Background
This is a predicted structure of a 74-nucleotide RNA (transfer RNA) from a Peptococcaceae bacterium. The coordinates come from a structure-prediction model, not an experiment, and the mean pLDDT is 81. It matches the Rfam family "tRNA". By type it is a transfer RNA.

RNA sequence: GGGCAAUUAGCUCAGCCGGUUAGAGUACAUGCCUCACAUGCAUGGGGUCGGGGGUUCAAGUCCCUCAUUGCCCA
Numbered sequence: 001g002g003g004c005a006a007u008u009a010g011c012u013c014a015g016c017c018g019g020u021u022a023g024a025g026u027a028c029a030u031g032c033c034u035c036a037c038a039u040g041c042a043u044g045g046g047g048u049c050g051g052g053g054g055u056u057c058a059a060g061u062c063c064c065u066c067a068u069u070g071c072c073c074a
Stems, first nucleotide, its partner, number of pairs: 001073007010026004019057001028044005050066005
């Protein structure tokens, strides 16, 4: 230098062919339980979906560009 893949909650990830309110596990907080802690159960908070731009009535999803990470080729 060229090619491919990934980027969504603190962490690990899902999100099907563009459409209803953006989700799960875990972590965290509160409550119950316990002498207490842990486990368990219930509830709750937390996201400008990597940045910017475009297409569309509508974008996490499609297009362009930039950035970061990983792999391959040279």